The RNA shown here (SAM riboswitch aptamer (S box leader)) has 95 nucleotides.
RNA sequence: CCCUUAUCAAGAGUGACGGAGGGAACAGGCCCUGUGAUGUCCGGCAACCUGCAUUUGCAAGGUGCUAAUUCCUGCGGGUAACCGAAAGAUGAGGU
Numbered sequence: 001c002c003c004u005u006a007u008c009a010a011g012a013g014u015g016a017c018g019g020a021g022g023g024a025a026c027a028g029g030c031c032c033u034g035u036g037a038u039g040u041c042c043g044g045c046a047a048c049c050u051g052c053a054u055u056u057g058c059a060a061g062g063u064g065c066u067a068a069u070u071c072c073u074g075c076g077g078g079u080a081a082c083c084g085a086a087a088g089a090u091g092a093g094g095u
Base pairs, nucleotide, nucleotide: 002094003093004092005091006090007089008088013042015041016040017039021032022031023030026074027073028072029071043066044065045064048062049061050060051058052057070087075084076083077082
């Protein structure tokens, strides 16, 4: 990188550093941001795997996550609400 599979409506900061953009990519929207973004650290959340207890818990380890549904729309169905798909993210397994 690719394949399989599960989940993606909940949850999580009045912290430190730092100093300009950010919300995956393209397009269109809509937002966040010097009242300090992205990022790093710390803190926290969660419970996929391991672990420990045993039918549902704990949170020590490996990940992950920590504005907005995966921010919304894009493709199909539907008057619409909404449903499904695609793409993406994360875990576990595999080639």